[in-house]
Context: one part of a larger RNA
RNA sequence: CGCGUACGGUGGAUGCCUUGGCGGUAGGAGGCGAUGAAGGACGUGGUAGUCUGCGAUAAGCCUCGGGGAGUCGGCAAACAGGCUUUGAUCCGGGGAUGUCCGAAUGGGGAAACCCACCGCUUCGGCGGUAUUUACAUCUGAAUACAUAGGAUGUAAAGGCGAACCCGGUGAACUGAAACAUCUAAGUAACCGGAGGAAAAGAAAUCAACCGAGAUUCCCUGAGUAGUGGCGAGCGAAAUGGGAUCAGCCAGCACUCUUUAGCACGCGGCCUAGUUGAACGGUCUGGAAAGUCCGGCCAUAGUAGGUGAUAGCCCUGUAAACGAAAGGUUGUGUGUGGAACUAAGUGUGCGACAAGUAGGGCGGGACACGAGAAAUCCUGUUUGAAGAUGGGGGGACCAUCCUCCAAGGCUAAAUACUACCUACCGACCGAUAGUGAACCAGUACCGUGAGGGAAAGGCGAAAAGAACCCCUGUUAGGGGAGUGAAAUAGAACCUGAAACCGUAUGCGU
Numbered sequence: 001c002g003c004g005u006a007c008g009g010u011g012g013a014u015g016c017c018u019u020g021g022c023g024g025u026a027g028g029a030g031g032c033g034a035u036g037a038a039g040g041a042c043g044u045g046g047u048a049g050u051c052u053g054c055g056a057u058a059a060g061c062c063u064c065g066g067g068g069a070g071u072c073g074g075c076a077a078a079c080a081g082g083c084u085u086u087g088a089u090c091c092g093g094g095g096a097u098g099u100c101c102g103a104a105u106g107g108g109g110a111a112a113c114c115c116a117c118c119g120c121u122u123c124g125g126c127g128g129u130a131u132u133u134a135c136a137u138c139u140g141a142a143u144a145c146a147u148a149g150g151a152u153g154u155a156a157a158g159g160c161g162a163a164c165c166c167g168g169u170g171a172a173c174u175g176a177a178a179c180a181u182c183u184a185a186g187u188a189a190c191c192g193g194a195g196g197a198a199a200a201g202a203a204a205u206c207a208a209c210c211g212a213g214a215u216u217c218c219c220u221g222a223g224u225a226g227u228g229g230c231g232a233g234c235g236a237a238a239u240g241g242g243a244u245c246a247g248c249c250a251g252c253a254c255u256c257u258u259u260a261g262c263a264c265g266c267g268g269c270c271u272a273g274u275u276g277a278a279c280g281g282u283c284u285g286g287a288a289a290g291u292c293c294g295g296c297c298a299u300a301g302u303a304g305g306u307g308a309u310a311g312c313c314c315u316g317u318a319a320a321c322g323a324a325a326g327g328u329u330g331u332g333u334g335u336g337g338a339a340c341u342a343a344g345u346g347u348g349c350g351a352c353a354a355g356u357a358g359g360g361c362g363g364g365a366c367a368c369g370a371g372a373a374a375u376c377c378u379g380u381u382u383g384a385a386g387a388u389g390g391g392g393g394g395a396c397c398a399u400c401c402u403c404c405a406a407g408g409c410u411a412a413a414u415a416c417u418a419c420c421u422a423c424c425g426a427c428c429g430a431u432a433g434u435g436a437a438c439c440a441g442u443a444c445c446g447u448g449a450g451g452g453a454a455a456g457g458c459g460a461a462a463a464g465a466a467c468c469c470c471u472g473u474u475a476g477g478g479g480a481g482u483g484a485a486a487u488a489g490a491a492c493c494u495g496a497a498a499c500c501g502u503a504u505g506c507g508u
Stems, first nucleotide, its partner, number of pairs: 001507009015493001016457002020428002022425007029417002031160002039101003042055003046079002049075003061095006070083003106115003116129005131157009164195001165193005175182001179229001205212002216243004226234002247409003251349004256344002261335011273321003279294003283290001295312002297301001303315003358382008368394001389404005444451002464492001467479004
C1' cells in the first nucleotide's frame, strides 16, 4: 500500500412528521380615500433588540354586550411591580385619541424635513390658507357699453386597489421552413373610464314566399359556407336545442294614485357565544388510546389533542338555543310639501330626429386581403325624400317580402376573485410544495430599472446534566445524576453513500 473483518469519524441521503403551500366547492363581499386612503417613517413596555399591537390618551382610553378565573402579546425565561368574583385578562359591536410623510392640499423640499401668513386664545395651544370644475355673488382693464381678468362663498373631484369590463393608441419576435401582401394580433404594452358586474338590448333585424319576433351566454350547425402570395393560414351566419326572460320613456294639458324618504313593529341573516350523550377492569409497557374481559351512547363513529392506535378522557361533532349595539334583508302599519322637484295609472293633443341617409375620393370594421362586394364607421367633398315616403333582402334592375335610421333607458341568464367564512383533494411533504413552513421579497448583488437565496424536527415532559475530575480554556472530554433511551446532550429523530481513520487477518 491492497483485499477483507470489526469498531468509529465525517456527511446529511432515506424513512416518518408538518406549522406552510397548491388546486377547488359553497356562501358572503365586491371597494378604500380631503371625516386624509393604500403604503410607510419615527415613536410607544419598568428592563437592550426584533416581530405584533398601538399613536404623545401610544401592547392602550370610554361605553355596550359575551365570558367566568386567572392575568400583564410572541421570540423568552428571569427579576421588580401591578390588576382581578365590586368580574380582570380575553372575544364581539359602537365611540374617543390617532405624531410625521404620503393624492398630501399654506409655500418649499433631497418623502417622513425646512419656512410662513391670517383669525381666535384660558398664552398651553387651536382653527384656516392647494388646484381644477360647476354654480352664485361682488368687482373689473386696454376701451364708452362690455368682455378678458380678479376676489369671495357653496358643492364636487383628485389618489390607491388582484382579476373581470368598455373605449383610445398600438408593436415585434414568430409562422409562411427565405421574404414583402399575409401571420403573430387588434395580442403584448401604454393611456382614459366604470361597475359589482361591465358591455349589449326592444328590429330601418332575420328569413324565404313558410315564418320568427330585444339583448346576452352555452351546445349544435362546423373546421361547414367562404376567405387566402387560393400559400401559411383565417374562418362565419341562419336554423335547431338549452340558460334566463321584460319591457319602456320623452313635450303640453287634465285626471287619479303612490313610491322614494322618515318613524315604529314583527321576522330572516351576519358581526361574540351557550347547552351538548356514553367506560371500567386485566396484561405488556416508561407511558395504554394497544391486548383480553365485561358494558354503554349514537339525529353525535367529521376532525384534532392527550406519554403507542380513544365514539364514551379533553376540545369538539349531531341537534337545539343566543345580541345591548352595528350592519343587511323581507314584510306590515303610520307619516309625509302635492307649490317646485321624483315615480306611476288613464285620457286627449302633439312629437317621429338633415348637413342626416345616400354619392365621389381615401382609410377602417365586418370570417370576407378591392374582389362581382352588399352591409357598418368616417377624414375630405357633396347631398335627398318626407309614409302617395324611406331602408334592407350580398354588385345591379324589376316583382315580391320585411322593417321604419339619423333621440334615450332597461333586471336576469354571462365574466372575474385581491378579501371573509366553512369544507374538500387517487395534490406536495422541506433540492418537493409559493421565491418565501424558519422575522423573505429578508440577507446579499446592482448607480439604477431590477435580480434574489440558504435555512424545519432533542424529549412524553427540560426532567436541558447539581456535584467531582483532566486542562491555558466560558473549548472539549471523563465520572455522577435525569430519562424508556444520552451512539436522544442542545453541532441534539432516523443517520445511506462518497471520503478519512483505529484494531486485526491475509497478501506484497
The prediction has a mean pLDDT of 86.
The part of an RNA shown here (large-subunit ribosomal RNA, domain I) has 508 nucleotides and comes from a Gammaproteobacteria bacterium.
It matches the Rfam family "Bacterial large subunit ribosomal RNA".